[in-house]
RNA sequence: CGGGUCGGCCGGGCGAUCGCGUUGCGCCCCGGCGCACCGAGGAAAGUCCGGGCUCCGCAGGGCAGGGUGGUGGGUAACGCCCACUCGGGGAAACCCGCAGGCUAGUGCCACAGAAAACAGACCGCCUGCCGCCUUCGGGCGCUGCAGGUAAGGGUGAAACGGCGGUGUAAGAGACCACCAGCUUCCCGGGUGACCGGGAAGGCUCGGUAAACCCCACCCGGAGCAAGGUCAGACAGGACGCGUUUGAGGGCUGCCCGCCCGAGCGUCCGGGUAGACCGCUUGAGGCCGCCGGCAACGGCGGUCCUAGAUGGAUGAUCGCUACUCCGCACGGGGCAACCCGCGCGGAUGACAGAACCCGGCUCACAGGCCGGCCCGUCCC
Numbered sequence: 001c002g003g004g005u006c007g008g009c010c011g012g013g014c015g016a017u018c019g020c021g022u023u024g025c026g027c028c029c030c031g032g033c034g035c036a037c038c039g040a041g042g043a044a045a046g047u048c049c050g051g052g053c054u055c056c057g058c059a060g061g062g063c064a065g066g067g068u069g070g071u072g073g074g075u076a077a078c079g080c081c082c083a084c085u086c087g088g089g090g091a092a093a094c095c096c097g098c099a100g101g102c103u104a105g106u107g108c109c110a111c112a113g114a115a116a117a118c119a120g121a122c123c124g125c126c127u128g129c130c131g132c133c134u135u136c137g138g139g140c141g142c143u144g145c146a147g148g149u150a151a152g153g154g155u156g157a158a159a160c161g162g163c164g165g166u167g168u169a170a171g172a173g174a175c176c177a178c179c180a181g182c183u184u185c186c187c188g189g190g191u192g193a194c195c196g197g198g199a200a201g202g203c204u205c206g207g208u209a210a211a212c213c214c215c216a217c218c219c220g221g222a223g224c225a226a227g228g229u230c231a232g233a234c235a236g237g238a239c240g241c242g243u244u245u246g247a248g249g250g251c252u253g254c255c256c257g258c259c260c261g262a263g264c265g266u267c268c269g270g271g272u273a274g275a276c277c278g279c280u281u282g283a284g285g286c287c288g289c290c291g292g293c294a295a296c297g298g299c300g301g302u303c304c305u306a307g308a309u310g311g312a313u314g315a316u317c318g319c320u321a322c323u324c325c326g327c328a329c330g331g332g333g334c335a336a337c338c339c340g341c342g343c344g345g346a347u348g349a350c351a352g353a354a355c356c357c358g359g360c361u362c363a364c365a366g367g368c369c370g371g372c373c374c375g376u377c378c379c
Stems, first nucleotide, its partner, number of pairs: 001375010012320007020039002023036005041350001045361002048359005053223004060256004065219005070084005085099001086097004100214002105212002107208003122153002124149006130141004161179002164176003180204001182201008227277004236268006248260003284303008322348001323346005329340004
C1' cells in the first nucleotide's frame, strides 16, 4: 500500500424569525399572557421470543397441545448472549450448524440397476451332462439343462468394509498381515461435552428424525382495547331450564377432583359510551475502580433525558460541516499517491413513541475509528 474478515460510532451543526406539547413559577379581565427546563430511534419497524405489571377464589391431578435439544457459564427470563467441544466451508483470520436417539417401532430412498435392507444374478467366471478331435494327458465349441460364485465389469447419490496375499474347480474375511469402523476393558488430560493412548474381539449390522416417533428439560390463561375511579342514560317482551333431585359459573381444549350458587341461558327491542387514573424513577443512563478469557457481576460517584390522546417537536432564511463531480494553485514524494486551500454545481439514507423493559430479525445514501488474517514493496 492492496485485499479479506470481525467489532464500535455518527448519520448534521450554529444563528435568527415565526409556530407547537408536558411540567414548574409568576400575573390575569379566568378567554389567557410571560419566563425557564425538557421534547422520537438505531432501529421507534416486524409482532417473532422472554419478562415486569394487571385481572381471573385455589391455576390441584391427568390427557391433549406447544417449545427447546452438544457441554459449561451469564441473565429477572428466553428460542437470547459468552466461552468451549464436535461436524462442515475457507489458504487463513473467520463463518455456518433443528448439534440427543435409526441397536424401541413404523415409513421413505424417484429414475437407472439383477438387486436399495438382510436382498440379489444383467454381462460374466468355474464344474458336469451334449457334439467333434485326440499322442487318451486333454483340447476346441453352438445351444440347452443342472449346480457353484459375487472377487472382475456395468447402473446409481449410495450396492452388505479397503488394500496386499494365502486358498479354491472358480471365488468369497473362508483365513492371514496392515488399516478404517463397531463393541468391551484399562490408562492419562478436562467441571463437562470430549480429546489422546493401549489391549482384546465377533469380522462389519446403509441413509433419512427441518419424516412420524422415542428420550431429556420447560410451559395456568388472557392482555393497557389489561384493569380501576367518577359521571351519565335506560324499556321492556318472548321462550327454555332451575331453586339442594343444583340451572348456570369458576378465562386455550377435554376428563377428574374441589368450590361458588338462586337465579341463569337464548332471541327480539331500547338507552349511554364523557372525564380521570393506569402513564413514566426504571431488572434506568453515564463515568471510574475491582473480579472474570468473555458474556457479565460488585463497589463508588453523578444525572432525571417525551408522556401525547384526531394524537405535540414544524416552517423559512443565512452561514457552515461531511460526501461526490469539475476547474485552478501551493507543499511532500522516485512513483503510486497524500496534505492544504479557493471557486462553481449536485446530493442528503432507513424511517415517527402511545404501558415499560431484555433480545432476535428485516431496512439503511454517506462517513469515521479499531482488532485480526493474507499478499506486495521499502528500511